[in-house]
RNA sequence: CUCUUAUCCAGAGAGGCGGAGGGACCGGCCCUGCGAUGCCUCGACAACCAGUCAACAUAAGUUGAACAUGGUGCCAAAUCCGACAGAAAAAAUUUCUGGGAGAUGAGAG
Numbered sequence: 001c002u003c004u005u006a007u008c009c010a011g012a013g014a015g016g017c018g019g020a021g022g023g024a025c026c027g028g029c030c031c032u033g034c035g036a037u038g039c040c041u042c043g044a045c046a047a048c049c050a051g052u053c054a055a056c057a058u059a060a061g062u063u064g065a066a067c068a069u070g071g072u073g074c075c076a077a078a079u080c081c082g083a084c085a086g087a088a089a090a091a092a093u094u095u096c097u098g099g100g101a102g103a104u105g106a107g108a109g
Base pairs, nucleotide, nucleotide: 001109002108003107004106005105006104007103008102013042014041015040016039017038021031022030023029026082027081028080043075045073048071049070050069051067052065053064054063055062056061079101084098085097086096087095088094089093
């Protein structure tokens, strides 16, 4: 980098460095010199994977439970909202469903 699969309306910030952009892309709407994005330290959140227990299974394993030890992740706003297709109502528009894109975990190449 590509593919497969699961999840994405919950949750959780202080300090230091630094000094202008950032929220993936486009539109909107926001955040930001009362210091953003980023990096570091500590802390928190969560529970995807490993680890523990139980049930089932010949087994591979599947399901469930507890924990937070290890590997990730994450700590503005629903993935901030929309974008494409369809449905309903409608004056602008709104609501719902599905898809696409993206993010993260696990596995494979």

SAM riboswitch aptamer (S box leader) from an Anaerolineales bacterium, 109 nucleotides, folded computationally. Of the family's consensus pairs, 97% are formed in the model. The coordinates come from a structure-prediction model, not an experiment, and the mean pLDDT is 84. The sequence is in RNAcentral, with records from Rfam. NCBI's taxonomy places the organism under Bacteria, Bacillati, Chloroflexota, Anaerolineae, Anaerolineales.